Annotation:
Predicted 3D model of a 107-nucleotide RNA (SAM riboswitch aptamer (S box leader)) from Clostridium tyrobutyricum DIVETGP. RNAcentral records the identical sequence in 2 taxa. NCBI's taxonomy places the organism under Bacteria, Bacillota, Clostridiaceae, Clostridium, Clostridium tyrobutyricum. Of the family's consensus pairs, 89% are formed in the model.
């Protein structure tokens, strides 16, 4: 970078450093010196791994619970939107894909 496959409505500081861009990608619409992106620390969950408990049948499965390890995440539903169907008198709404994020796995 590619391919399986799971999930994406919920949850996370009034801290240090540092200084101007930031929300992938179209268009909107945010956010940002009352300091952003980023780094560090805390914090959040519980996807893999590990422990513990564990219905019915022994070793164990579903299932809880723990949060030590390997990720991730911490404005705004994946902020909403580009496409295809429905609903409506216009907006607003509803449903699937695309796309894109992160886990596992594989070649």
């Nucleotide at each position: 970078g590619u391919c399986u496959u799971a999930u994406c409505a919920a949850g996370a500081g009034a801290g240090g450093c540092g200084g101007a861009g930031g929300g992938a990608a179209u268009g909107g619409c945010c956010c940002u010196a009352u300091g952003a992106u980023g780094c560090c620390c805390a914090g959040c969950a519980a996807c893999c791994u590990g422990a513990a408990u564990g219905a019915a049948a022994u070793u164990u499965u579903a299932a809880u619970u723990c949060a030590a390890g390997g990720u991730g995440c911490c404005a705004a539903u994946u902020c909403c939107u580009a496409c295809a169907g429905g609903a409506a008198u216009a907006u607003a709404c509803c449903u699937g894909a695309a796309a894109g994020a992160u886990g596992a796995g594989a070649g």